RNA sequence: UAAUAUGAGAGUUUGAUCCUGGCUCAGAACGAACGCUGGCGGCAGGCUUAACACAUGCAAGUUGAACGGUAUUGUUAGGUAGCUUGCUAUUUGACAAGAGAGUAGCGCACUGGUGAGUAACACGUGGGAACGUACAUUGUAGUGGGGGACAACAGAGGGAAACUUCUGCUAAUACCGCAUAAUCCCUGAGGGGGAAAGAUUUAUCGCUAUAAUAUCGGCCCGCGGCAGAUUAGGCAGUUGGUGGGGUAAAGGCCUACCAAACCUACGAUCUAUAGCUGGUCUGAGAGGACGAUCAGCCACAUUGGAACUGAGACACGGUCCAGACUCCUACGGGAGGCAGCAGUGAGGAAUAUUGGGCAAUGGAGGGAACUCUGACCCAGCCAUGCCGCGUGAGUGAGAAGGUUUUCGAAUUGUAAAGCUCUUUCGGGUGUGAAGAUGAUGACGGUAGCACCAGAAGAAGCCCCGGCAAACUUCGUGCCAGCAGCCGCGGUAAUACGAAGGGGGCGAGCGUUGUUCGGAAUUACUGGGCGUAAAGGGUGUGUAGGCGGUUAGGUAAGAUAGUGGUGAAAUGCCAGAGCUUAACUUUGGAAUUGCCAUUAUAACUAUUUGACUAGAAUGAUGUAGAGGAUAGCGGAAUACCCAGUGUAGAGGUGAAAUUCGUAGAUAUUGGGUAGAACACCGGAGGCGAAGGCGGCUAUCUGGGCAUAAAUUGACGCUGAGGCACGAAAGCAUGGGGAUCAAACAGGAUUAGAUACCCUGGUAGUCCAUGCUGUAAACGAUGAAUGCUAGUUGUUGGCGCAAGUCAGUGACGGAGUAAACACGAUAAGCAUUCCGCCUGGGGAGUACGGUCGCAAGAUUAAAACUCAAAGGAAUUGACGGGGACCCGCACAAGCGGUGGAGCAUGUGGUUUAAUUCGAUGCAACGCGAAGAACCUUACCAACUCUUGACAUCCUUAUCGGGGAGAUGAGAGAUUAUUUCCUUCAGUUAGGCUGGAUAAGUGACAGAUGCUGCAUGGCUGUCGUCAGCUCGUGUCGUGAGAUGUUGGGUUAAGUCCCGCAACGAGCGCAACCCCUGCUUUCAGUUGCCAGCAUGUAGAGAUGGGCACUCUGGAAGGACUGCCGGUGACAAGCCGGAGGAAGGUGGGGAUGACGUCAAGUCAUCAUGGCUCUUACGAGUUGGGCUACACACGUGCUACAAUGGUAUCUACAGAGAGAAGCGAGAUUGUGAGAUUGAGCGAAUCUUAUAAAAGGUAUCUCAGUUCGGAUUGUUCUCUGCAACUCGAGAACAUGAAGUUGGAAUCGCUAGUAAUCGCGGAUCAGCAUGCCGCGGUGAAUACGUUCCCGGGUCUUGUACACACCGCCCGUCACGCCAUGGGAGUUUGUUCUGCCUGACGGCGUUGAGGUAACCUCGCGAGAGGAGCCUGGCGACCACGGUAGGGUAAGCGACUGGGGCGAAGUCGUAACAAGGUAGCCGUAGGGGAACCUGCGGCUGGAUCACCUCCUUU
Repeated sequence: UAAUAUGAGAGUUUGAUCCUGGCUCAGAACGAACGCUGGCGGCAGGCUUAACACAUGCAAGUUGAACGGUAUUGUUAGGUAGCUUGCUAUUUGACAAGAGAGUAGCGCACUGGUGAGUAACACGUGGGAACGUACAUUGUAGUGGGGGACAACAGAGGGAAACUUCUGCUAAUACCGCAUAAUCCCUGAGGGGGAAAGAUUUAUCGCUAUAAUAUCGGCCCGCGGCAGAUUAGGCAGUUGGUGGGGUAAAGGCCUACCAAACCUACGAUCUAUAGCUGGUCUGAGAGGACGAUCAGCCACAUUGGAACUGAGACACGGUCCAGACUCCUACGGGAGGCAGCAGUGAGGAAUAUUGGGCAAUGGAGGGAACUCUGACCCAGCCAUGCCGCGUGAGUGAGAAGGUUUUCGAAUUGUAAAGCUCUUUCGGGUGUGAAGAUGAUGACGGUAGCACCAGAAGAAGCCCCGGCAAACUUCGUGCCAGCAGCCGCGGUAAUACGAAGGGGGCGAGCGUUGUUCGGAAUUACUGGGCGUAAAGGGUGUGUAGGCGGUUAGGUAAGAUAGUGGUGAAAUGCCAGAGCUUAACUUUGGAAUUGCCAUUAUAACUAUUUGACUAGAAUGAUGUAGAGGAUAGCGGAAUACCCAGUGUAGAGGUGAAAUUCGUAGAUAUUGGGUAGAACACCGGAGGCGAAGGCGGCUAUCUGGGCAUAAAUUGACGCUGAGGCACGAAAGCAUGGGGAUCAAACAGGAUUAGAUACCCUGGUAGUCCAUGCUGUAAACGAUGAAUGCUAGUUGUUGGCGCAAGUCAGUGACGGAGUAAACACGAUAAGCAUUCCGCCUGGGGAGUACGGUCGCAAGAUUAAAACUCAAAGGAAUUGACGGGGACCCGCACAAGCGGUGGAGCAUGUGGUUUAAUUCGAUGCAACGCGAAGAACCUUACCAACUCUUGACAUCCUUAUCGGGGAGAUGAGAGAUUAUUUCCUUCAGUUAGGCUGGAUAAGUGACAGAUGCUGCAUGGCUGUCGUCAGCUCGUGUCGUGAGAUGUUGGGUUAAGUCCCGCAACGAGCGCAACCCCUGCUUUCAGUUGCCAGCAUGUAGAGAUGGGCACUCUGGAAGGACUGCCGGUGACAAGCCGGAGGAAGGUGGGGAUGACGUCAAGUCAUCAUGGCUCUUACGAGUUGGGCUACACACGUGCUACAAUGGUAUCUACAGAGAGAAGCGAGAUUGUGAGAUUGAGCGAAUCUUAUAAAAGGUAUCUCAGUUCGGAUUGUUCUCUGCAACUCGAGAACAUGAAGUUGGAAUCGCUAGUAAUCGCGGAUCAGCAUGCCGCGGUGAAUACGUUCCCGGGUCUUGUACACACCGCCCGUCACGCCAUGGGAGUUUGUUCUGCCUGACGGCGUUGAGGUAACCUCGCGAGAGGAGCCUGGCGACCACGGUAGGGUAAGCGACUGGGGCGAAGUCGUAACAAGGUAGCCGUAGGGGAACCUGCGGCUGGAUCACCUCCUUU
């Protein structure tokens, strides 16, 4: 500072993070369309598709003041006829008007439409010279005098028609000479040539020539704006010149000749697409996309070609020809062109009336009146867009209804109704403009104004999981459906559908399509390339780009000023006019551009001169596997010969194939051949890279250092080009020892086209030629300058300090997503080149180039996905590493697996064998005990407010007990006898309580879902872990703490440390047990005292002891020594009942397993309701070919049997334990004391010990099975209990592979008790007795913990994932061919037309001759010929598209097949290039890379 005031992000890759990167959304816009809905007005807009075809009407005429002339009408003057004597008809004049047709003039080249073609001087912009211009304006000079025709018209023909022929007449501003020439044109500069029109009302309007203006137009040039190089060469009138022609005009515009040029990598040519612009949309801008309406230019007018007329056209509503199509036809011929306005058909998602008017604006003609004008002005249709208005306002209780509900209520909601008001819009009645400068108003009785009635006529659409404002209920149940992206839906869906509620916008709202934006996602503004996509394999060098110091000149770039232009409209600013706005309008600013000109000279450029710091040359030295050629050498391998020598050798995880008694392997000597060069040797050297390694010689390239002699910017980079370029491979010829693709054999394996082994060919080597690729890597282009240090090493110089050139490590600033880089940059800058733009398809197809081939190089698209990816983090995992622990292994003891039986499970069976539990962590589990019951299952029979609970109504009131009889399987039911008479009380059947009947609410369910849940439980695991606050580090996820050094059973403790603290766990606190003290003393105890017995704490008494059960103490590494870091601790010792948590128990962190349980219980939802509920009887859960788990008993002598005999603890007991006695062979029976328990009972403990016997056997082992007879419990032992006696006497002689428990009072072994329970225990839970062995140790198996490493895993290795094959779908390449378009070339044909030529036929003006008639000539018309040329034909190329049997690979697709290639050392490290092989992933050879784990060694660095 009027016209400068301006930039927003989000979702989605992951367990989480940062980055890269794509996809998607929010915004604005539209000539739109579709769906639902729709009151009014204003202003705009309205075939984007078929430049497809068009019926009908209209869209360009006008002038009588240029002309000849008329139909007709009117007036008037006569005539004639009729008669109603003033009318009609007719006719002749005059005057006026004048349709239609014709001659002539002007216009028709404007206006209007469309965008097919066109990549072009077409357009835009700015210039230029060699031009034209009717009408208009201005000037100058004229306008004299003649002539001959042709239409119309008349007559006669032809034709269906369109139209046309012949004869005759006629006018003009129509046509033609003559005269004149100011000006004009030509010229050989003498000269030559060329005009005119009149009309008339006497005012004018015209006409001719010429000069000029204005306007409009033609031509030329600079610059600007599309894609493709998978289009690289194009071009013969092509480029130029000369002569000629042509045009209004320059010019190869055309022609003849001459020359051979011209365009092109700054993209020619070709192909595809496209009207261009002002502008429009978007955007902060720069840009990007578009080119409707309005305006400027261009092009086109059914397709192609052509000219005529004219001032102007090669002409939208003109002509000719050719083609296609449509129409008429008498078949002979004709007619037509809506991309003008309406309108029709067709196409399409889709776009309006066959309207009114010339009133306004403008145009044509005219002197004018006027005529014409689908230009235009208006109206009609359409929510197509923009803008404005309305659909009411105030008050009014928390109505009803709806919805939800925790049932209390909440919400819809002041919303409605009711009451009181208002009247915009719409409706009715009336009035009524401006637009017109004199007349004229389609719009239009329109806009406006006044009055009237009445809340009366006027609201929808989308959305409500996140992005993104807005939430609940029901229905559905991976179905139906939704979806812009992420994603919802598999029975509790805020995501589907409906409803209620809410949010947004509003006469509209959503959807679809398209453009820009966001997208810095093509990056000029404003990106990148170590690992994400991306540095060419390396050099050399052309074009190009960039370029050191200094002085002068110039002024191309640059900067500043001025002038011209940049149309108007649009946009912006300030105003104005419609009530406002949209809209319209005035003035301004802007139009960032182009051109011209002036100035400046710092910079770039250019030019002239100078310089030496860049670069190069020369000199002196120097290191080196730099390259090429030739020669030489020793060790080793293989082979050959000979000797010694004998049975094996070789090879492997183990073997075998193989070699060997025909003498191998081994060893000795000799020989031959080829290839490679140990040690030195080193992150050491050299080279541009690939690469280069014995020694010597020759030839040869490059580097470095020193001094500063020479040149004087000679430089840097480098598209194309050229050269080099590992290995493999190819060709030819050699060579061939080793190794070794292919191949063969042997192994391994489920298979093994592999890994391992034995052989072995190409090849590996040489020469010559080709190939041209690699993880050709530092995954890091080249060059130059600048920016801290420390340190190793190589070369040079220097006495040294040091310095120059290389090559490594660490590291500062800085950079980076992080990892990391860091003077050898990935830092800060400059220059040049190459390359990238989501993943897959694909480095593939097609095309081109190269190659002998293999193949290389260049290089897409359709389709498909929402990711693919980098770095780092936390976990988990590894057939990775380190450390540690555990009955984990080892060392031991005893088992299981074999037998018989018990028990549970699976399976099978069954009417039912109820249900659950299923790796560890189901299987003697739920079940601490299924004959009935239990019981949930099956069969049969019953009940239906129910077996059980509450409420309501009515009735009866009583309640309890003991029986009896009938029916029935029983539940139940009917009748009846005897005994006894409920509670409170306000005294009321009032309240309880009971029974029956009824009704409906409801009851009931061991029905489903443990993946809807609570609670409880298992497991990792009694493992030592799991976290937090604050601080610090990191962009962040996270890290630190919690890691490290020690130590512990322990994240136990100590030390150190950017950490300091804390919590849940560990430990301790609790219980039992082990020692002592104290208190108490019955039912326990008995030392002393007394009594007493066959015996006995039996008795008095006592509480010392044992014991019981209360309270205390005690153990803490407290003490000593050693060790350790002056620590924590560890080792040893002392004392002690106990020693390092003394032993045992209870106690189970954060979490994991959608672990288990809806059948303990509780519970949401769903389901059943005369049944999935309830009851009863019987059956089943007890089945039995078989398989598994857990146990018991054994197989015997460490034993069995018989007999004698000793010592516990902990429990339990009243519908109970039951002593004692009697009895039975026994189980038991009868009777019954005592005891609700330190009193009584259960209750003899057994193993052990003593003695005897058995003597190794299927036994005096073992006891299954079976028979007979009994016992007990119980209503009842058949299915289906336990026990006893007698008899019987299976299997089994220590158990395959495999597997379990246990580290001390433990294992093993022995018995005792309890719960459940009428009865039933080998199970379970407890109790004591006897009572061991072994642990070197942590290599291995299993599990766990910590640290570290790799990872493509995160549902976390039971992970992920590759390829063939099979099936379905999709797009695409090849493909014999075929169809269509387009283009080129050669040849043939040659309409119309103009041009050239000819002069056959015809012929008024003019000329000549002639008195004339006439004749001839010029010219013209018709005709002939010629070249050009459209359409067409033919032959052959190029190119594009469609179809195509068959065929190739690719993509996608919940549960297909085969394997397991990759990710961990992925079980043979992987990958790259190449070659061979194989069902497939792949395998193998050769060379290369680390983007390989692990271990060891070497070297170097950092820190101290």
The RNA shown here (small-subunit ribosomal RNA) has 1504 nucleotides and comes from Azospirillum sp. Lineage of the source: Bacteria > Pseudomonadati > Rhodospirillales > Azospirillaceae > Azospirillum. It matches the Rfam family "Bacterial small subunit ribosomal RNA". Model confidence (mean pLDDT): 84 of 100.